c-di-GMP-I-GGC riboswitch aptamer from Pelotomaculum terephthalicicum JT, 87 nucleotides, folded computationally. It was read from a public genome assembly, where an Rfam model found it. Its mean pLDDT, the model's own confidence on a scale to 100, is 89.
[in-house]
RNA sequence: UCUGAAAAGGGCAAACAUAGUGAAAACUAUGGACGCAAAACUACGGGUCUAAAGCGCCUCAGCGCUACGACAGCCGGGUUGCCAGGA
Numbered sequence: 001u002c003u004g005a006a007a008a009g010g011g012c013a014a015a016c017a018u019a020g021u022g023a024a025a026a027c028u029a030u031g032g033a034c035g036c037a038a039a040a041c042u043a044c045g046g047g048u049c050u051a052a053a054g055c056g057c058c059u060c061a062g063c064g065c066u067a068c069g070a071c072a073g074c075c076g077g078g079u080u081g082c083c084a085g086g087a
Stems, first nucleotide, its partner, number of pairs: 001086004011036002016031006034073001040079003044076003047071003054065004
C1' cells in the first nucleotide's frame, strides 16, 4: 500500500419496547439483534428528513417557502484502526 473476512481475538447494534430530551426530524439510556470488514470518528460535497423562529398567501381554518436543526446504518470525500494474505 492493495485485497479479504476463512481462522483467532473481538467490536458495533436495525426494527421494536420502556424511560427521558426536543415543536419536529431525531437523539440519550436500558433491553434487544436486522445486519455491518470500518455500521470507528468527521456535516467537507451531494442527497434525504423536520419546520420551532422568520417570510408570503389567506375571512377563518389552514397552505407554501425556508436550516442556523437532523441523518455518518443514503452515497462520496477526509482522518484513524485489529487480524490474515499479496506486492